Context: one part of a larger RNA
RNA sequence: CGUAGGAUAUUUGAGGGGAGCUGUCCCUAGUACGAGAGUACCGGGAUGGACAGACCUCUGGUGUCCCAGUUAUCACACCAGUGGUAAUGCUGGGUAGCCAAGUUUGGAUGGGAUAAACGCUGAAAGCAUCUAAGUGUGAAGCCCACCCCAAGAUUAGAUAUCCCUGAAGGCACCUUCAAGACUAGGAGGUUGAUAGGCUGGGUGUGUAAGAUCCGUAAGGAUUUCAGCUAACCAGUACUAAUCUGCCGUUCGG
Numbered sequence: 001c002g003u004a005g006g007a008u009a010u011u012u013g014a015g016g017g018g019a020g021c022u023g024u025c026c027c028u029a030g031u032a033c034g035a036g037a038g039u040a041c042c043g044g045g046a047u048g049g050a051c052a053g054a055c056c057u058c059u060g061g062u063g064u065c066c067c068a069g070u071u072a073u074c075a076c077a078c079c080a081g082u083g084g085u086a087a088u089g090c091u092g093g094g095u096a097g098c099c100a101a102g103u104u105u106g107g108a109u110g111g112g113a114u115a116a117a118c119g120c121u122g123a124a125a126g127c128a129u130c131u132a133a134g135u136g137u138g139a140a141g142c143c144c145a146c147c148c149c150a151a152g153a154u155u156a157g158a159u160a161u162c163c164c165u166g167a168a169g170g171c172a173c174c175u176u177c178a179a180g181a182c183u184a185g186g187a188g189g190u191u192g193a194u195a196g197g198c199u200g201g202g203u204g205u206g207u208a209a210g211a212u213c214c215g216u217a218a219g220g221a222u223u224u225c226a227g228c229u230a231a232c233c234a235g236u237a238c239u240a241a242u243c244u245g246c247c248g249u250u251c252g253g
Base pairs, nucleotide, nucleotide: 001152005163006162007161008160009159010158011157015149016148017147018146021049022048023047024046025045026044027043033038051106052105053104054103055102059100060099061098062097066093067092068091069090070089071086072085073084074083075082076081110144111143112142117137118136119135120134164252169247170246171245172244173189174188175187176186177185194240195239196238197236198235199234200233201232204228205227210223211222212221213220214219
């Protein structure tokens, strides 16, 4: 831009894509078969491998500053307490998110038409013959079935509801996101919880500073499961989404 007004929701499915793997063990059964040695078809069950999808409850990884420890040095006048630099100085942990080595799910089943093959009836050819007419069975393969996309399927589909003229509606602009290269998409714009802040909670770290007491001191104890705490969960208009502009036309004959 189109789908001859616009919006929202739910859909049909032309067509396209994906998946399709396989081992071992047990029962049937030491049965059928076989002189024995050995050892099943069919059928039922259990458990794996590789592969693929989704997810983060668990196990873990990362987590460049969330918490703590610590070395050297510089600064804040000094002590204490902090901050800077040294790969985040180094080290021990770690929320969210992302992730796998983690969790979970999948290959099933059934139908149709067939291949090789096996048949039935059956002539040409008084017999025979699965084939010539007719007809049946038959595969991890083919077409469906399973999962996903899908009306730009220009043959542009269907259903339901709603709106109507400086409208309906859309775009811009702004606050943003488990969405994202940009764009697009989702949420929201005061009739507001969209983001930030704040408050509460959670999580992580591991018991802050200051003070008191003990010790000559290094240090320890109490206050104190403290203090601090990113991306998490809620609440709350404190801050910012102000004000507005443009497109769009005559109920779609």

Predicted 3D model of a 253-nucleotide part of an RNA (large-subunit ribosomal RNA, domain VI) from a Candidatus Firestoneibacteriota bacterium. The prediction has a mean pLDDT of 88. The organism belongs to Candidatus Firestoneibacteriota, within Bacteria.